RNAcentral holds the sequence, with entries from SILVA. Predicted 3D model of a 1497-nucleotide RNA (small-subunit ribosomal RNA) from a metagenome.
RNA sequence: AGAGUUUGAUCCUGGCUCAGAUUGAACGCUGGCGGCAUGCCUUACACAUGCAAGUCGAACGGCAGCGCGGGAGCAAUCCUGGCGGCGAGUGGCGAACGGGUGAGUAAUACAUCGGAACGUGCCCAAUCGUGGGGGAUAACGCAGCGAAAGCUGUGCUAAUACCGCAUACGAUCUACGGAUGAAAGCAGGGGAUCGCAAGACCUUGCGCGAAUGGAGCGGCCGAUGGCAGAUUAGGUAGUUGGUGAGGUAAAGGCUCACCAAGCCUUCGAUCUGUAGCUGGUCUGAGAGGACGACCAGCCACACUGGGACUGAGACACGGCCCAGACUCCUACGGGAGGCAGCAGUGGGGAAUUUUGGACAAUGGGCGAAAGCCUGAUCCAGCCAUGCCGCGUGCAGGAUGAAGGCCUUCGGGUUGUAAACUGCUUUUGUACGGAACGAAACGGCCUUUUCUAAUAAAGAGGGCUAAUGACGGUACCGUAAGAAUAAGCACCGGCUAACUACGUGCCAGCAGCCGCGGUAAUACGUAGGGUGCAAGCGUUAAUCGGAAUUACUGGGCGUAAAGCGUGCGCAGGCGGUUAUGUAAGACAGUUGUGAAAUCCCCGGGCUCAACCUGGGAACUGCAUCUGUGACUGCAUAGCUAGAGUACGGUAUAGGGGGAUGGAAUUCCGCGUGUAGCAGUGAAAUGCGUAGAUAUGUGGAAGAACACCGGUGGCGAAGGCGGUUUUCUAUCUUAUUCCUGACGCUGAAGCGCGAAAGCAAGGGGAUCAAACAGGAUUAGAUACCCUGGUAGUCCUUGCCGUAAACGAUGUAUACUUGGUGUAACCGGACUCAACCCUGGCUGUGCCGUAGCUAACGCGUUAAGUAUACCGCCUGAGGAGUACAGUCGCAAGGCUGAAACUCAAAAGAAUUGACGGGGACCCGCACAAGCGGUGGAUGAUGUGGUUUAAUUCGAUGCAACGCGAAAAACCUUACCCACCUUUAUGGCAGGAUGAUUUACCUGAAAGGGAUAGAUCUGCCCUCGGGUGAAACUGUCACAGGUGCUGCAUGGCUGUCGUCAGCUCGUGUCGUGAGAUGUCGGGUUAAGUCCUUCAACGAGCGAAACCCCUGUCCCUAGUUGCCAGCAUUAAGUUGGGGACUCUAGGGAGACCGCCGGUGUUAAACCGGAGGAAGGCGGGGACGACGUCAAGUCAUCACGGCCUUUAUGUCUAGGGCUGCACACGUGCUACAAUGGGUCGUACAAAGGGACGCCAACGCGCAAGCGGGAGCAAAUCCCAAAAAGCGCCCCUCAGUUCAGAUUGCAGGCUGCAAUUCGCCUGCAUGAAGCUGGAAUCGCUAGUAAUCGCAGAUCAGCUAUGCUGCGGUGAAUGUGUUCCUGAGCCUUGUACACACCGCCCGUCAAGCCACGAAAGCAGGGGGCACCUAAAGUCGCUGAGCCAACCGUAAGGAGGCAGGCGCCCAGGGUGAAACCUGUGAUUGGGACUAAGUCGUAACAAGGUA
Repeated sequence: AGAGUUUGAUCCUGGCUCAGAUUGAACGCUGGCGGCAUGCCUUACACAUGCAAGUCGAACGGCAGCGCGGGAGCAAUCCUGGCGGCGAGUGGCGAACGGGUGAGUAAUACAUCGGAACGUGCCCAAUCGUGGGGGAUAACGCAGCGAAAGCUGUGCUAAUACCGCAUACGAUCUACGGAUGAAAGCAGGGGAUCGCAAGACCUUGCGCGAAUGGAGCGGCCGAUGGCAGAUUAGGUAGUUGGUGAGGUAAAGGCUCACCAAGCCUUCGAUCUGUAGCUGGUCUGAGAGGACGACCAGCCACACUGGGACUGAGACACGGCCCAGACUCCUACGGGAGGCAGCAGUGGGGAAUUUUGGACAAUGGGCGAAAGCCUGAUCCAGCCAUGCCGCGUGCAGGAUGAAGGCCUUCGGGUUGUAAACUGCUUUUGUACGGAACGAAACGGCCUUUUCUAAUAAAGAGGGCUAAUGACGGUACCGUAAGAAUAAGCACCGGCUAACUACGUGCCAGCAGCCGCGGUAAUACGUAGGGUGCAAGCGUUAAUCGGAAUUACUGGGCGUAAAGCGUGCGCAGGCGGUUAUGUAAGACAGUUGUGAAAUCCCCGGGCUCAACCUGGGAACUGCAUCUGUGACUGCAUAGCUAGAGUACGGUAUAGGGGGAUGGAAUUCCGCGUGUAGCAGUGAAAUGCGUAGAUAUGUGGAAGAACACCGGUGGCGAAGGCGGUUUUCUAUCUUAUUCCUGACGCUGAAGCGCGAAAGCAAGGGGAUCAAACAGGAUUAGAUACCCUGGUAGUCCUUGCCGUAAACGAUGUAUACUUGGUGUAACCGGACUCAACCCUGGCUGUGCCGUAGCUAACGCGUUAAGUAUACCGCCUGAGGAGUACAGUCGCAAGGCUGAAACUCAAAAGAAUUGACGGGGACCCGCACAAGCGGUGGAUGAUGUGGUUUAAUUCGAUGCAACGCGAAAAACCUUACCCACCUUUAUGGCAGGAUGAUUUACCUGAAAGGGAUAGAUCUGCCCUCGGGUGAAACUGUCACAGGUGCUGCAUGGCUGUCGUCAGCUCGUGUCGUGAGAUGUCGGGUUAAGUCCUUCAACGAGCGAAACCCCUGUCCCUAGUUGCCAGCAUUAAGUUGGGGACUCUAGGGAGACCGCCGGUGUUAAACCGGAGGAAGGCGGGGACGACGUCAAGUCAUCACGGCCUUUAUGUCUAGGGCUGCACACGUGCUACAAUGGGUCGUACAAAGGGACGCCAACGCGCAAGCGGGAGCAAAUCCCAAAAAGCGCCCCUCAGUUCAGAUUGCAGGCUGCAAUUCGCCUGCAUGAAGCUGGAAUCGCUAGUAAUCGCAGAUCAGCUAUGCUGCGGUGAAUGUGUUCCUGAGCCUUGUACACACCGCCCGUCAAGCCACGAAAGCAGGGGGCACCUAAAGUCGCUGAGCCAACCGUAAGGAGGCAGGCGCCCAGGGUGAAACCUGUGAUUGGGACUAAGUCGUAACAAGGUA
């Protein structure tokens, strides 16, 4: 520091996701040790049990229990406070600290900084005093009530308990004269004096009282700061202030009476929600963001609510009273309780520890002290919860062992890893030693202060005893021994790390993208690897990355985003000069900013974590001083901003009035006759009752042609005949004046197209709704005929538009060119025009710059400033709810749940378009002949079947694989069988072969006789041992699957003219350029231009056949001339034809024209052939996961007594039907009989087969010739000539059927072909539709061949004979090419995609209602309690001899008030039959709205 993900690819916008750090965590797997820390985040839920606050006998009366002493008694025992001490009690201090929790609280809190009107126990300093009296009471005794808790009566008694009197420096009050109010003793010591004694007395210490000051602590007030919501905008009656009074420790409406009407609030009051605040913690470069466990400060709370008492301090966690809920005890009468103290229990929860030890240390309470108490604290226990450290060995060790895994079978890897050898001993185990934390208080000695004092006390020094929970712990030593110790996650990309097997869109994974449908580096397992390591992963959460809320540090033309537009209060910002001031600002001073934390430098634990010393820092707030540039404020000026006035021009700027012509419609009359209107075509409609048309007259309403213009005006909406009136604005020119008066503008206010609403008019045209006619599968549309609201006017609403320049307003600055409009100049001119300047508008093109690009570009989207508005992924949704405006329609403000990983913008390349331009092709047109109708043939589908084997399926499957299915083929079905052919090894030596036999359909199986043979080498000893057969091992075989794992081959677009590359250039980039443009061509063929220059694969050419000529060569071919024959038959000839080798020829070469000079085109000559002469082979980059695993090959899978092999029979030929392709016909351009002429190219030995004979014929016999330019197949047919048929189901056509034959073959039934005779079906030229063909072509005629025993061939492939018509065009259909354009397509239009309905599921809204909640309001009631009033009852202290008084108490009443009750309303939450829309969900229904001109933009 970035990365993945939108696309075919690109750039950008933008969201989602990841890598990092962290945690009081939890869960999964695993787990050796130690140190340091942390440990109920959830139910402020309920709590059993124990402990957590006592202490003081030196305040007191005393003596329940314990110990001692004394006394009595024989003893049991009793007495005795005498001593140590001490339960309970009186009294003092403490209990308001310490400890817990975070419910409440948005300010009575907290943080920081200030302030004045206060209190203060213990403590410190210094001052004064501490005199003299009195009356009670608990304990205790006695009596009583109660289950208990507890209580009552009565009788004694003490005090540092309580109450007077005296005194009063100072204190308080005051009318300034005065008045008022205190105290307590205890302990130690003691010379004199007094006292019978106790003691008095003196003194020291402690205590007590009064008052002063301080320290520390606390109460109060102010300022500033820190959450969300405006779908909370108004709140407030003690409310705000004053006067007076009361109250408090103290200021104050804190409380009360009266008076005034204030006070808070858009700088966010009030209300609602949430929340303890801070130092700090986590993260981050920082600014920030999130958090507030542990530690520390403050606050609040203590079962819930209220209240006071005591006290220095509380409205009190382990106190009291009352109310409420809950729990417990009970004798039912009544009582008790409060773990948010430490442990612990239940419950809740994903989840959080021991009912431990000790007061040894630190600290606290009490005490004179010893000491006691202390779940504060210090320790230990539990938990890998976190941080830190250590270990699980180290070195050597290659036959690179075994095993595992992989393998191309060679090997590789695990891997120096192990084994093995040597060494070490941290940790652990055992044994032994052994700390620091402990030193004070105390005791002794001593110095000193106080003192009468060598007591006591205080301060200091020296010596010294005791004290350890942790703990026999840290640490140290010794011993044995590698011994006691490694896991977890991941390995498709991001992201370090790869293979095998299993699985087969299943099981599963997944943070995002995504993986899995038979070869998964993505699932599961294994091997291997990578990362971290006593941990590792996952989940949750925070910050970061995220510049994705942008202060630092973003944006708004088209991606989300400029309010429709103006005016304008507040607010923000503001020209220039001077002076003053000092609020901001800047500089310094002082105070504060607790400690801890962070950082730096040191120190201590072996290191580290951790602990600790010092420093820095705490970016803040306040105080004081200074400066005077800048901002503010004040004052005085200035004129450049802004504005006023004077002159002129321009204007569809606005309002009102008047008026004009053309057109439309309607009405009257005339002329006139059959149509008009309308459309793609029609129809509805109008018209013989006279339309349309035409003439004329009239009526009405609305709008203003031409001029008219990217011309003008206006803030925008918007504004257009002419004229008049009222009114407005910009601009220009010259000067004058005012003197910053300015810019922007949240709220607010005005204006605001069309449609719509209300009332009243008006109503010609046009025209939603509606009606009819068409169109259509439908047509609630598009088209047509009508037609009402409305369109127009007046008044009032509405307040929205793609209200757009999708561009807020204002100001300044920044190269230019060229139009146009208004005004003003200059020059020239008589005056203008032209020319040339200025300013204000309005356009175009473009520089720099900006921009993602497109584009913008002085009218900025450039460079800057000021202010406002708005945006933050897509959908849900501009929806719901709420509020508000509106008569309504609706407008404004405006969410969430849930779903997705995208949604967008610009540009690129393709593809596509019922877009455009150009061009080509039997594409159409022009022609000729067919198919589609019939019969039969053949292939396919379907169906049937035991099987009807398999494949091919739009063009590009269907007379296709198949150039031959009776058996074979054959792969299918049924039936019967068979089990290692091949190779290795072993056995095998008497067997093998063959002819007969039985069985069987055969294959095969079985058995007995006969015949034949029994190898090769040899040193003749022997060796080697073949074949059949048997056993065993390895394997063969498969037309089984996958053409979507493949090779090869092939089809198709298409013989279409295209497809690319290198370098350069342009672009951020995908890409572009080249390859486009202008010509031309069959052609990206060639020329020319050009930021391109070149090149390659294609096209062309090279190859073959054919057309002409020449040369060479003449047999089996040929025959002109010479002979010869029946015959090129034979001589002979090479001239010709022909054969087959080699050459020539054609190139726009020549001429003319056109063209750009060129390429080229047109015409002509010559030529056998003329513009590629004709035909063939040859098929670019690629497309269709096109076809083929059944030609072959091949990966993987499957099978192996079977899915292999063999055999027989059947099937592939089955038949209601449908389709394709071809045959034959329907006849006279024909059919038939007879006669007669002319080919080419092929084939032939298991062959072609002549002559001749037989048969009606198929054919048979026969045998010559020929391995072929020689012989044979072989007859060519159409044609030509004569004759018959005469338009009919025929002398057409030939299906079907019968009989009789022939041929092939082992075999002709399923299931062959041919012949003869007989039979003689459909069919009379074929609907919609559709195919081929442009010249030796179509059409027509026959011939040959492959396969092959034969044949289903009418098929296929070739060959020749006869031999046309039409077109010279590109409007349309179809296919292709190039350029351009649009696109929401990229699986690319067979695309994409919208809405209703139907199904499932999810969240939300509405809803008759129902249930619950918090707060407020009104009223009723009202506990405890303070305060006030009262107090007829009651009472020790004081006064009084007494009566009585003073004072107090109970009781009563009143105010306030927790709680309770009632009521009306608002709000919030949950739920609710039903209902509404929304989201989502491979293959549902209906249409086709959008994207192309998307077929009506």